[in-house]
RNA sequence: GUGCAGGCCGGGUGACCGCGGGCUGCUCCACCGAGAGAUCGGUGGGAGCUCGAGGAAAGUCCGGACACCACAGGGCAGGACGCUGGGGCAUACCCAGGCGGCGAAAGCCGACGGAAAGUGGAACAGAAAGGAGACCGCCGGCCAAGGGAAACCGCGGUCGGUAAGGGUGAAACGGUGGGGUAAGAGCCCACCAGCGGCCGUGGUGACACGGCCGGCUAGCCAAACCCCGUCCGGUGCAAGGUGAAGCAGGCUCCGUUGACGCGGCCCGCCGAGGAGCCGGGUACACCGCACAGAGAGAUGGUCACCCUCGACAGAAUCCGGCUUACAGGCCUGCUACCGAA
RNA sequence: GGGCGCGUAGCUCAGCGGGAGAGCACUCGCUUCACACGCGAGGGGUCGCUGGUUCGAUCCCAGCCGCGCCCA
Numbered sequence: 001g002u003g004c005a006g007g008c009c010g011g012g013u014g015a016c017c018g019c020g021g022g023c024u025g026c027u028c029c030a031c032c033g034a035g036a037g038a039u040c041g042g043u044g045g046g047a048g049c050u051c052g053a054g055g056a057a058a059g060u061c062c063g064g065a066c067a068c069c070a071c072a073g074g075g076c077a078g079g080a081c082g083c084u085g086g087g088g089c090a091u092a093c094c095c096a097g098g099c100g101g102c103g104a105a106a107g108c109c110g111a112c113g114g115a116a117a118g119u120g121g122a123a124c125a126g127a128a129a130g131g132a133g134a135c136c137g138c139c140g141g142c143c144a145a146g147g148g149a150a151a152c153c154g155c156g157g158u159c160g161g162u163a164a165g166g167g168u169g170a171a172a173c174g175g176u177g178g179g180g181u182a183a184g185a186g187c188c189c190a191c192c193a194g195c196g197g198c199c200g201u202g203g204u205g206a207c208a209c210g211g212c213c214g215g216c217u218a219g220c221c222a223a224a225c226c227c228c229g230u231c232c233g234g235u236g237c238a239a240g241g242u243g244a245a246g247c248a249g250g251c252u253c254c255g256u257u258g259a260c261g262c263g264g265c266c267c268g269c270c271g272a273g274g275a276g277c278c279g280g281g282u283a284c285a286c287c288g289c290a291c292a293g294a295g296a297g298a299u300g301g302u303c304a305c306c307c308u309c310g311a312c313a314g315a316a317u318c319c320g321g322c323u324u325a326c327a328g329g330c331c332u333g334c335u336a337c338c339g340a341a
Numbered sequence: 342g343g344g345c346g347c348g349u350a351g352c353u354c355a356g357c358g359g360g361a362g363a364g365c366a367c368u369c370g371c372u373u374c375a376c377a378c379g380c381g382a383g384g385g386g387u388c389g390c391u392g393g394u395u396c397g398a399u400c401c402c403a404g405c406c407g408c409g410c411c412c413a
Base pairs, nucleotide, nucleotide: 003334004333005332006331007330008329009328011306012305013304014303015302016301017300019052020051021050022049023048024047028045029044030043031042032041033040034039054312058323059322061321062320063319064318065317066236067235068234069233073267074266075265076264078232079231080230081229082228083097084096085095086094087093098112099110100109101108102107113227114226118225119224120221121220135166136165137162138161139160140159141158142157143156146153147152174192175191176190177189178188179187193217195214196213197212198211199210200209201208202207240287241286242285243284249278250277251276252275253274254273261269262268307310342412343411344410345409346408347407348406351365352364353363354362359396367383368382369381370380371379389405390404391403392402393401
C1' cells in the first nucleotide's frame, strides 16, 4: 500500500440574537375577579434557571405494548414462516454451528422442509421433453436397378434391431475402462460419482466419517397448485375516553320469527335498535401523550477562531427489529503481497 | 399520522411464465373541386426502476420511486 470484518463519530469552541416546553415568582408591568381598604387569587408579558431530533427520526416491511370490538370463543377458508441449537414478550430479529455456492485468503452470500404422496408446466428448435424417442448414422432380414464367367458386390426400397456417435435444445434418462454383440446397450464386470435401507463411531442437534446390502440412476420447477410442521381473531392513537357548545327534522328499508355487531363463510355469543338518501348543526377543550414534544407547525440564525470545510436527512402514541439513503473521519482485529530488520 | 390500491404506445385499457396487443389519436396513400366521413397501409414501447426465482419474467417474490383513494 491492498482487501475483509467489527465498533464509534457525523463539525468543534466562544459571544450575541431568536423559537418551543417546563419550573420559580424575590422584584417589575398590564388585565380580570373578590374586598370598604390594606391586600389576596388568577391570566398574560418581561426576568432568572433548565431542557430541546436521528443513526437512520425515513419506508411502514415484521413484531410487541396499549385501546376498542363477546369474556376474544370453535371449525372451514385464508395468511405468514420453514437446516440445527440457544437468546429474546415476540418477529421475517440476534448469536453460534451444519450444508451449499463464491473467493488465492481473511471472509462473504443463501426464501436452506418435501419432486421414489398426487396434479401440473417446460415456448421455439428438435425424430423425441419424462420410465420418452429412430432424423442422420450403425447393424441384420427380404425385394431389387445394375455389375460380374461365377462366388459375390449391390443404387434404391421395405421390415426390424440399436441410445455408442452426429445434430437440436436451458435440459436428451450416470462417468471411465474392459468383456460381450450382427451392431449396441448396467446386458455383464472393475473402479468412481450419486441414491435408498440397516449398522457403528463422533456430535444436544443439523450433520460428518466408516462398513454392509440393494437396485443399477431416481432429471428440473413448490418466489406452480399442493403435502408436512409451527404460528396467527380483527381494527388501529384519525384506536378509544371525558367535558362543553349547537341543531330540525323528513322519506324508504331491515329488525325480538333476533336486525346491527363480533374479519370472509358456518356455528356460537350478544340483545334493540340499525342501514341508505335528503336536510340542519358543530368541527372546540382535556386525557390517551412520553425526562424533546405539540396547533399539523418549535429545536434556528449571525459573527470570530480552528479543523479533515461538514453527507443523508428531520420526531407526531410508544418500544424492539429489518430495509433503504449517507460527504468524510477515527479505533481494533485479520488476510495475501511487498519492503526493512 | 394510519390503512389500502394502481403504474403496459400520446390517451383509455386488455394481456393462462414462452409472440408485447386493442380502440382512439398520429403519418402516408386512395376517394373529393377542397375539407370532413369512409377505405387501405404504416410508424411508435427501458411493460415505473433495481435485484432475485426460473432454461426463460409485463406476469412470481423482494426493495426503492411516483400517483390515487379511504379513515377524525
Predicted 3D model of RNase P RNA and transfer RNA as a complex of 413 nucleotides. Rfam match: Bacterial RNase P class A. Its family is annotated with dimeric ribonuclease P complex, tRNA processing and ribonuclease P activity in the Gene Ontology. About the family: Ribonuclease P (RNase P) is a ubiquitous endoribonuclease, found in archaea, bacteria and eukarya as well as chloroplasts and mitochondria. Its mean pLDDT, the model's own confidence on a scale to 100, is 80.